A computed fold for a 122-nucleotide RNA, annotated as SAM riboswitch aptamer (S box leader).
[in-house]
RNA sequence: AUGUUAUCAAGAAAGGUGGAGAGAUAGACUCGUUGAAACCUUAGCAACCCUUAGACUUACUAAGAAGGUGCUACAUUCUACUUAAUAGAUGAUUCAUUAAUCAACUAUUGGAUAGAUAACUA
Numbered sequence: 001a002u003g004u005u006a007u008c009a010a011g012a013a014a015g016g017u018g019g020a021g022a023g024a025u026a027g028a029c030u031c032g033u034u035g036a037a038a039c040c041u042u043a044g045c046a047a048c049c050c051u052u053a054g055a056c057u058u059a060c061u062a063a064g065a066a067g068g069u070g071c072u073a074c075a076u077u078c079u080a081c082u083u084a085a086u087a088g089a090u091g092a093u094u095c096a097u098u099a100a101u102c103a104a105c106u107a108u109u110g111g112a113u114a115g116a117u118a119a120c121u122a
Stems, first nucleotide, its partner, number of pairs: 003120006013042005021031003025080004043072003048068002050064005076114001081111002084109005090103005
């Protein structure tokens, strides 16, 4: 690097070095010289791997945190694509009509894509 599965509105920061960028991409909106990225130290969060007990088919349930990762501004910061559901308003057509049909649009929900992390995989 490839693929599979799971999760992603919860939670948890101080110090040192450094010196202008950062939040993956685009747009928006933010953070930043009252100090960005990156690196180091200490602390913490969580519970993927893990440990213990029960159960036992591997699943599952409860407790835990020694070790391996991860994380500690903003919902993965928001939106992006869309079969679909619901709602709204607009235009056109039919019509006697408060009705029906069609078109594109907006919002919410859902799904997909992309990304991040973990475990496994070749």
The coordinates come from a structure-prediction model, not an experiment, and the mean pLDDT is 80. The sequence was found by an Rfam model in a public genome assembly.